A computed fold for a 74-nucleotide RNA, annotated as c-di-GMP-I riboswitch aptamer. The coordinates come from a structure-prediction model, not an experiment, and the mean pLDDT is 85.
[in-house]
RNA sequence: AUGAGAUAAAGCCGACCCUGCUGCAAGGCAGGCACGGAAAGCAACGGGUCUUAACGGAUAGCCGAGCUGCCUUA
Numbered sequence: 001a002u003g004a005g006a007u008a009a010a011g012c013c014g015a016c017c018c019u020g021c022u023g024c025a026a027g028g029c030a031g032g033c034a035c036g037g038a039a040a041g042c043a044a045c046g047g048g049u050c051u052u053a054a055c056g057g058a059u060a061g062c063c064g065a066g067c068u069g070c071c072u073u074a
Base pairs, nucleotide, nucleotide: 002074003073004072005071012037013036017032018031019030020029021028022027035061041067042066045064046063047062048059049058050057051056
């Protein structure tokens, strides 16, 4: 550097729900709790889905592609 993997060790994240704040809404933020995750880190590029009268907005823990990273192993 490339590939594979979570068996081990040390860790990481935190679904649903509850409380508070915020947004027209979808949703988002913080705390608690963990369903789960080997990128459940970043990013809205292409789709999908949700929201809005529309323009727009949301969703990365929906799928694909992209960038970056820990450990072990070949």